[in-house]
RNA sequence: CAGCCAUCUGCGCCGAAUCUCGCAUGUUGCGAGAGCGGGGGACCCAACGUCAGCGCCAUCGCGCGCUCGGGGUGAAUCCGGUCACCGACCGGACGGAAACGGGACACGUUCCGAACCCGACAGCUAACCUCGCAGGCGACCGUAUCCCGUGCCG
Numbered sequence: 001c002a003g004c005c006a007u008c009u010g011c012g013c014c015g016a017a018u019c020u021c022g023c024a025u026g027u028u029g030c031g032a033g034a035g036c037g038g039g040g041g042a043c044c045c046a047a048c049g050u051c052a053g054c055g056c057c058a059u060c061g062c063g064c065g066c067u068c069g070g071g072g073u074g075a076a077u078c079c080g081g082u083c084a085c086c087g088a089c090c091g092g093a094c095g096g097a098a099a100c101g102g103g104a105c106a107c108g109u110u111c112c113g114a115a116c117c118c119g120a121c122a123g124c125u126a127a128c129c130u131c132g133c134a135g136g137c138g139a140c141c142g143u144a145u146c147c148c149g150u151g152c153c154g
Base pairs, nucleotide, nucleotide: 001010002009003008011138012137013136014135018034019033020032021031022030023029024028035133036132037131038130039129040128045123053064054063055062056061069121070118071117072116073115077093078092079091080090081089082088083087094113095112096111097110098109101148102147103146104145106143107142108141
C1' cells in the first nucleotide's frame, strides 16, 4: 500500500539478516546445503625500545584471576572549554539516519553518536578456521543532478 474493516492474508521497504531440503512440532525448533555479512589466520609488504596483577619459579617458562593495556561488533569517535573531578553541560571536527520503484551524488535542515563482547592476545593476509542471518516499517525532510528498471499513451 491492497484485500469495504481487520489483530488475518498478500505486496512492498530498511537491514548481512535470505532461499532450498529433511526431521520434528500447539505457535515454532533442530539439522544439512546454498547465498549474504562479520572475526581470526602465512609469505610479501607495513610497522618498530621496554613496561598491567598474583602464585610456582634463578632464568626461561607454566598456571590463575581481573580490566583504566590492547582488540572486536556497531555510525556511536576525536579535540577544546566550564562546572568540577563519579560525572554533567557547552562548542568544534568527524561519523550515522531521515525508506513513496532501485542505485549514485551535491547543498541545506532536523535528529543520533548507545550498548555489549574477548581477556594481556589480534597490522595486512592465500590456504584454512570460526561466528551471525535479528529486528522494524507502510512513512519523520527540502532543493537539485545523473544512471537503471517498470507501467500507460501515441